[in-house]
RNA sequence: GCCGAAGUAGCCAAGCCUGGUCAACGGCGCGGGACUUAAGAUCCCGUCCCUUAGGGGUUCGUGGGUUCGAAUCCCACCUUCGGCACCA
Numbered sequence: 001g002c003c004g005a006a007g008u009a010g011c012c013a014a015g016c017c018u019g020g021u022c023a024a025c026g027g028c029g030c031g032g033g034a035c036u037u038a039a040g041a042u043c044c045c046g047u048c049c050c051u052u053a054g055g056g057g058u059u060c061g062u063g064g065g066u067u068c069g070a071a072u073c074c075c076a077c078c079u080u081c082g083g084c085a086c087c088a
Base pairs, nucleotide, nucleotide: 001084002083003082004081005080006079007078010028011027012026020068029047030046031045032044033043034042048057049056050055061077062076063075064074065073
């Protein structure tokens, strides 16, 4: 340099093809509670920010574009991984 795969919340990870029902399945971790003499295991609730608790705002590598509407479609770029090429 060429080809391919990937990047989602504290971590893992589904969703992408086929746009809307997505603050984004699920698990881990964390906080609270139940159970227990206690702990573990198990079960329940919560876990981006604000809130008058009705709701509102922002977010899926970065920046643009299309659209009423983008994690999802298009373009460029960045990073990681794999293969190939180069290797005087």
Background
The RNA shown here (transfer RNA) has 88 nucleotides and comes from a Nitrososphaerota archaeon. The organism belongs to Nitrososphaerota, within Archaea. Its Rfam family is "tRNA". By type it is a transfer RNA.